The part of an RNA shown here (small-subunit ribosomal RNA, 5' domain) has 507 nucleotides and comes from an uncultured bacterium.
The full RNA is in RNAcentral, with records from ENA and SILVA.

Context: one part of a larger RNA
RNA sequence: GACGAACGCUGGCGGCGUGCUUAACACAUGCAAGUCGAACGAUGAAGCUGGAGCUUGCUCCGGUGGAUUAGUGGCGAACGGGUGAGUAACACGUGAGAAAUCUGCCCCUGACUCUGGGAUAACUGCGGGAAACUGUAGCUAAUACCGGAUACUUUCCCUGGUGGGCAUCCACUGGGGAAGAAAGAAUUUCAGUCAGGGAGGAUCUCGCGGCCUAUCAGCUAGUUGGUGAGGUAACGGCUCACCAAGGCGACGACGGGUAACCGGCCUGAGAGGGUGACCGGUCACACUGGGACUGAGACACGGCCCAGACUCCUACGGGAGGCAGCAGUGGGGAAUAUUGCACAAUGGGCGCAAGCCUGAUGCAGCAACGCCGCGUGAGGGAUGAAGGCCUUCGGGUUGUAAACCUCUUUUAGCAGGGAAGAAGCGAAAGUGACGGUACCUGCAGAAAAAGCACCGGCUAACUACGUGCCAGCAGCCGCGGUAAUACGUAGGGUGCAAGCGUUGUCC
Numbered sequence: 001g002a003c004g005a006a007c008g009c010u011g012g013c014g015g016c017g018u019g020c021u022u023a024a025c026a027c028a029u030g031c032a033a034g035u036c037g038a039a040c041g042a043u044g045a046a047g048c049u050g051g052a053g054c055u056u057g058c059u060c061c062g063g064u065g066g067a068u069u070a071g072u073g074g075c076g077a078a079c080g081g082g083u084g085a086g087u088a089a090c091a092c093g094u095g096a097g098a099a100a101u102c103u104g105c106c107c108c109u110g111a112c113u114c115u116g117g118g119a120u121a122a123c124u125g126c127g128g129g130a131a132a133c134u135g136u137a138g139c140u141a142a143u144a145c146c147g148g149a150u151a152c153u154u155u156c157c158c159u160g161g162u163g164g165g166c167a168u169c170c171a172c173u174g175g176g177g178a179a180g181a182a183a184g185a186a187u188u189u190c191a192g193u194c195a196g197g198g199a200g201g202a203u204c205u206c207g208c209g210g211c212c213u214a215u216c217a218g219c220u221a222g223u224u225g226g227u228g229a230g231g232u233a234a235c236g237g238c239u240c241a242c243c244a245a246g247g248c249g250a251c252g253a254c255g256g257g258u259a260a261c262c263g264g265c266c267u268g269a270g271a272g273g274g275u276g277a278c279c280g281g282u283c284a285c286a287c288u289g290g291g292a293c294u295g296a297g298a299c300a301c302g303g304c305c306c307a308g309a310c311u312c313c314u315a316c317g318g319g320a321g322g323c324a325g326c327a328g329u330g331g332g333g334a335a336u337a338u339u340g341c342a343c344a345a346u347g348g349g350c351g352c353a354a355g356c357c358u359g360a361u362g363c364a365g366c367a368a369c370g371c372c373g374c375g376u377g378a379g380g381g382a383u384g385a386a387g388g389c390c391u392u393c394g395g396g397u398u399g400u401a402a403a404c405c406u407c408u409u410u411u412a413g414c415a416g417g418g419a420a421g422a423a424g425c426g427a428a429a430g431u432g433a434c435g436g437u438a439c440c441u442g443c444a445g446a447a448a449a450a451g452c453a454c455c456g457g458c459u460a461a462c463u464a465c466g467u468g469c470c471a472g473c474a475g476c477c478g479c480g481g482u483a484a485u486a487c488g489u490a491g492g493g494u495g496c497a498a499g500c501g502u503u504g505u506c507c
Stems, first nucleotide, its partner, number of pairs: 001506003005503005012374006018367002020332001025330003029327003034075003039072002042069001047064008082285003092209007101202003106198007114148004123138006154179011184190002211257003218248003223245008260282004264275004287308005310321004338364001340363003346360001347358004377407004387398004411448001413443005421434001424431002451496005456477003462491005472479002
């Protein structure tokens, strides 16, 4: 000098930040991922209308209408949010490579959307179960599912040509064969399929770089390489069969310990040292361990299956759960906040849209935890008042300090006015959580607002009394045993100041 700090004393206001560093301990409760009726069958409210009945203002029937939504279907749920347990590794950083790769939504280009079919949930009936849930029979729709046709550059097989390179090869261009598409809704418009390109994203490989330990010296059998096959989006012992006997290591292998990494942050003139809270990028994890499914994308925090520990329900047959999301609770701890408001803005998901959802986010609340700013008054005022303290008893000092006089009114208080943030959306009316906040104006009144540490030297600041190696102080040197500037109190002084000290850690 610095801090995500804590502790002691003290505490007026505002702005901007920050706030479980410990038990990746266990979690009550609420919320945190939905949306689309312009994909589909079904459901069919209000309203309007026709008719009937009569207790003439109600009921019933029909039509129209389309609110609402459980289900099928689509997209999303792989983002956003949390945490740092694991990991010494291509995890990260940086620089290359992929002639070894994938890519939903979005943008550009070209071409197309023909013709058929069978189901199934919802629903209805009958059951089982305490529940979670579930069986069976029957009915029905689609942008759900499955055939056929057509299809170029797409894929595969066979076979030519040209050019190029980086070894395997790559690009362009011919011929033959095989395989592969589509979906509608609707008022403009939105969709669907194939192919090529792009953008953004993802995956893989390699060079180099960044901890401690030799009281760890040898390690290794899918191990190292080859051939072939399988697998993958893709290269590859990634996996398997066979063959060979290799591969790594004092330039530290293997083992052990510790640890997410970086941009940064702190310190320092720098070199360097320390660190990785907040914010941003990457990675990993989601009760513990394992596994795959779906999908463009997961081996998936608020999905599934299995095992385990724990908790809960049970009719004992069987079931349910996962806050390292936001709040909140218990526990641990020196220690870290509200079970708040709003989708108004920004952003995200779905939707043609209106809109719905969004504990992301925007705000508010709590905390001097930090930084910054402001205030606690200003000018005058000597008889140097009183009181306190000291005294050589003359006086000195507190001290222009107070009183008193003249002013001012920041902040806080009260009253009146009162935003921008709104672009947008909506036919229009209208639409701001923050917030009656910021800000402006007025009113009253010095009014409501100063402490903490230190004063032997280092180190700015000294006397008196008490105590008497006691009580105590102390960062180091050291003070205290009867004149203590070092202990305690008082007066005075010094330094900082809404803070001041102490402790801890780093330079």
Rfam family: Bacterial small subunit ribosomal RNA. Model confidence (mean pLDDT): 84 of 100.